Transfer RNA from a Geobacteraceae bacterium, 73 nucleotides, folded computationally. RNAcentral holds the sequence, with entries from ENA. The organism belongs to Geobacteraceae, within Bacteria.

RNA sequence: GCCACCGUAGCACAGCUGGUAGUGCAGCCGAUUCGUAAUCGGCAGGUCAUCGGUUCAAAUCCGAUCGGUGGCU
Numbered sequence: 001g002c003c004a005c006c007g008u009a010g011c012a013c014a015g016c017u018g019g020u021a022g023u024g025c026a027g028c029c030g031a032u033u034c035g036u037a038a039u040c041g042g043c044a045g046g047u048c049a050u051c052g053g054u055u056c057a058a059a060u061c062c063g064a065u066c067g068g069u070g071g072c073u
Base pairs, nucleotide, nucleotide: 001072002071003070004069005068006067007066010025011024012023013022019056027043028042029041030040031039049065050064051063052062053061
């Protein structure tokens, strides 16, 4: 330098056939217990990497940029 894949909650990821953003763990509150752990119920937490375009509507489609991983040279 070229090619491919990836970037979504504190962490690991799903959602990519456009139509309200989700799961697990972690966190907080409560129940249970003499108490702790475990278990159960609830709550909170997101400018979907950035910018622009298409569209009534974009995490999702298109372009550019930034970052990461792998391959080739």